Description
Bacterial RNase P class A from Aquisalinus sp., 364 nucleotides, folded computationally. The gene name in the source record is rnpB. Its mean pLDDT, the model's own confidence on a scale to 100, is 76. The sequence is in RNAcentral, with records from ENA. Its Rfam family is "Bacterial RNase P class A". Gene Ontology terms of the family: tRNA processing, ribonuclease P activity and dimeric ribonuclease P complex. Rfam classes the family as a ribozyme.
[in-house]
RNA sequence: UCAGAUGGCUGGAUGGUCGCGGCGUUUUCGCCGAGGAAAGUCCGGGCUCCAUGGAAACAAGGCGCCGGGUAACGCCCGGCCGGUGAAAGCCGAGGGAUAGCGCCACAGAGAGUGGACCGCCCGUUACGACGGGUAAGGGUGAAAAGGUGCGGUAAGAGCGCACCGCGUCGGCAGCAAUGCAGAUGGCAUGGCAAGCCCCGCCUGGAGCAAAACCGAAUAGGGACAGGGUCCGCAAUUAUGCGGGGGCUCGUUUUCAGGCCUGCCUGUCCGGGUUGGUUGCUGGAGAGGCUGCGCAAGCAGCUGCCCAGAUGAAUGAUCGUCUUCCAACAGGAAACAGAACCCGGCUUACAGGCCAUCUGACACU
Numbered sequence: 001u002c003a004g005a006u007g008g009c010u011g012g013a014u015g016g017u018c019g020c021g022g023c024g025u026u027u028u029c030g031c032c033g034a035g036g037a038a039a040g041u042c043c044g045g046g047c048u049c050c051a052u053g054g055a056a057a058c059a060a061g062g063c064g065c066c067g068g069g070u071a072a073c074g075c076c077c078g079g080c081c082g083g084u085g086a087a088a089g090c091c092g093a094g095g096g097a098u099a100g101c102g103c104c105a106c107a108g109a110g111a112g113u114g115g116a117c118c119g120c121c122c123g124u125u126a127c128g129a130c131g132g133g134u135a136a137g138g139g140u141g142a143a144a145a146g147g148u149g150c151g152g153u154a155a156g157a158g159c160g161c162a163c164c165g166c167g168u169c170g171g172c173a174g175c176a177a178u179g180c181a182g183a184u185g186g187c188a189u190g191g192c193a194a195g196c197c198c199c200g201c202c203u204g205g206a207g208c209a210a211a212a213c214c215g216a217a218u219a220g221g222g223a224c225a226g227g228g229u230c231c232g233c234a235a236u237u238a239u240g241c242g243g244g245g246g247c248u249c250g251u252u253u254u255c256a257g258g259c260c261u262g263c264c265u266g267u268c269c270g271g272g273u274u275g276g277u278u279g280c281u282g283g284a285g286a287g288g289c290u291g292c293g294c295a296a297g298c299a300g301c302u303g304c305c306c307a308g309a310u311g312a313a314u315g316a317u318c319g320u321c322u323u324c325c326a327a328c329a330g331g332a333a334a335c336a337g338a339a340c341c342c343g344g345c346u347u348a349c350a351g352g353c354c355a356u357c358u359g360a361c362a363c364u
Stems, first nucleotide, its partner, number of pairs: 001360010012321007020033005035335001039346002042344005047207004052256007060203005065079005080094001081092004095198002100196002102192003117138002119134006146164006165187001166185004171180003211278004221269007230243005244261005285304001287302006322333004
């Protein structure tokens, strides 16, 4: 210098004038006013309401190598294994296929109750072929019954042996996933669990249009009185105790607890829709410094406040500068835009900048 890999930052700058939303000591003044994704609403939480709390079984859904981080996660960090690349690196729904069932298209003789199409070898032969052996060679296929080599044999074959792979056993290293070396078995056990399933772990539902308060009208609702009354007892007209019945966050069972137990008439109370207020933004907060940790991150100290609207503000215009359209003139400025809040993931994004690493070439 070129080619590539990984991680991160930025997302036009500045001034004048006018305007919009919020707050303040409110006509004039002061302060604050979109994002890294505010987006998709895909995960995980806070918060609110529904549900009284606990236990067991089942169902449904999700997750799935190991260790760590975290409020939590399907997220992040570090590692292991497998695949891929020349390398830096990148990718992996990565538990179990000797628990069982099922499936393996087409092609092929055969896709697993262990397989002879061609070939090879032996025998018979009427010379057309037939019977037997054989998984070394050919062919089919995504996948063909451990691989390579030597021996062996009629030809072959884990039939024997060496190495590799696989299973079993114990040893060593590691918190672990796993790795290393050894002994042993001649290989029985092909693949698929993003097929059923098995194992382990996790999970209530609805969502700020949640929800609370103030409050016109209607309906539903409640209290009291009278009529009237599931059972028994106390008691004596209204309550207590016990029983029966019903309800109580996917289903069933169970334990404890709670609530309801009619109907008709009259009187009184009351209601929660339009609207308003709260919820609403100070929080798992962002920054700086120090310490611990490989890292994700954690702890301490320090000063700081950074939208809060609701037919929903965050804009318009004029200068100067920056970048681009080769230059003048003239023009353009990525994706996009809060709606209760937070941690992630995913997707969109013009241009620019930084750091680390790999390879090639050149020079010193």